[in-house]
Order: sequence, then C1' cells, then structure tokens
RNA sequence: GCCACCGUAGCUUAGCCUGGCCAAAGCGAUGGUUUCGUAAACCAUAGAGCGCGGGUUCAAUUCCCGCCGGUGGCU
Repeated sequence: GCCACCGUAGCUUAGCCUGGCCAAAGCGAUGGUUUCGUAAACCAUAGAGCGCGGGUUCAAUUCCCGCCGGUGGCU
C1' cells in the first nucleotide's frame, strides 16, 4: 500500500441482508419482597439513538460515500 470483517447501555451480544411501533436480551447497578441478618430467588426502576462526517429518502442503527479505530490476511 491492497483486501475482508468488526465498532450498538458499565460489560458481552442480538437487530443491519429485507429502512418504519418508544432499539432488545443476559450479566452488572439501584430499590422492593422474603430472611434474625447476608446470599440466592422473585418483582420493579434507571441506563445507549447505534464510532465520526456527509449523501439518498417522507423516514436511516439499517442503503451509499469518505474518514477514524480494532482484528485478520496479502505484498
């Protein structure tokens, strides 16, 4: 230098191909129930607008382009 894949709650991931209801789940956090108390279990709550910028569109996490970062491969 070239190619491919990845970047979404504190962490790990789904959703992207096929654009559209408040972006979902597990773990974690907080509160409650229970217990003499703790843990476990159960219930509830909060937390991300999707790496950054632009384009297409009535509408973009999703499609297109550029850039940044990561991983792997080629030279």

The prediction has a mean pLDDT of 82. The RNA shown here (transfer RNA) has 75 nucleotides and comes from a Thermoplasmatota archaeon. Rfam family: tRNA. From the family's description: Transfer RNA (tRNA) molecules are approximately 80 nucleotides in length. It is annotated as a transfer RNA. NCBI's taxonomy places the organism under Archaea, Methanobacteriati, Thermoplasmatota.